A computed fold for a 350-nucleotide part of an RNA from an uncultured bacterium, annotated as small-subunit ribosomal RNA, central domain. Its mean pLDDT, the model's own confidence on a scale to 100, is 86. The RNAcentral record of the full RNA draws on ENA, Greengenes and SILVA.
Context: one part of a larger RNA
RNA sequence: CUGGGCGUAAAGGGCGUGUAGGCGGCCUUUUAAGUUAGGCGGUAAAUCUCACGGCUCAACUGUGGGGAUGCGCCUAAUACUGGGAGGCUAGAGGGCAAGAGAGGGGAGCGGAAUUCCCGGUGGAGCGGUGAAAUGCGUAGAUAUCGGGAGGAACACCAGUGGCGAAGGCGGCUCCCUGGAUUGUACCUGACGCUGAGGCGCGAGAGCUAGGGGAGCGAACGGGAUUAGAUACCCCGGUAGUCCUAGCCGUAAACGAUGGAUGCUAGGUGUGGGAGGUAUCGACCCCUUCCGUGCCGCAGUUAACGCAAUAAGCAUCCCGCCUGGGGAGUACGGCCGCAAGGUUGAAACUC
Repeated sequence: CUGGGCGUAAAGGGCGUGUAGGCGGCCUUUUAAGUUAGGCGGUAAAUCUCACGGCUCAACUGUGGGGAUGCGCCUAAUACUGGGAGGCUAGAGGGCAAGAGAGGGGAGCGGAAUUCCCGGUGGAGCGGUGAAAUGCGUAGAUAUCGGGAGGAACACCAGUGGCGAAGGCGGCUCCCUGGAUUGUACCUGACGCUGAGGCGCGAGAGCUAGGGGAGCGAACGGGAUUAGAUACCCCGGUAGUCCUAGCCGUAAACGAUGGAUGCUAGGUGUGGGAGGUAUCGACCCCUUCCGUGCCGCAGUUAACGCAAUAAGCAUCCCGCCUGGGGAGUACGGCCGCAAGGUUGAAACUC
């Protein structure tokens, strides 16, 4: 380079935005760069190829000859690709109307529960386990009633449900704000798809500074268990978990399935709309669009399975794989306060 691949065998980038680049709807016209045909020139030798010959054959090689490819010029063709011009509306975007949603940011508010503090009642246990013990309690615990403080999380509703690009998002109200969907067919007229780099977002843990600290709880201490028990169980408990500002940039970041478009049996459920029939109206019923599940035909798959939300049939673009170990290591670069991240080998070995 070519080929074959990427749900589970090696392999989809964690996600988005978008630069270069690649690719790109329908019609008319023009050009003739790509493309195709013919002609001319040129293509040193060797190489390649054909024929003949030489080593017993072959590899190898010799002679002379023929031929092919790559290049330039001229002429011609115009289906396709490209360039120019004009037009279109089915792609894309916008307008108008409508409803849905834990989408994001900020502020305020609420109740239940745990813990702690104060007070009342009360008087011997409580707690915990497989069983216990450590622990708490006559300095009055546990239980119960009243009052107070503070932090974190929001039971039921709740769903096989919804929203978001992903990470993710769940009490209530207000303010600011993103996206998607449906209907209409009023406007623009290919404005599109993808996207190496770049930039942004990115669970948890971790880091820096300042706050906060109820519950939980790495580390740590103690009690058990055990041959031991640096564990599992129990009693405590510091970082942390929470907030503000800034880092980190990872994950089984998973649907282990990149994005976009078109095409290809059905059945059943569910979330959000619109329309029709009917009706006083609403349901029911039917149609249709978007989303989300299950079953299943063709097809596909090594099988499992997938099956209109494809892993089916195709097209375009990106990423990635190429036996196991060594190793996601070393070295170097870049990034980071650090932890470390990212890029990423080889010897050797099976």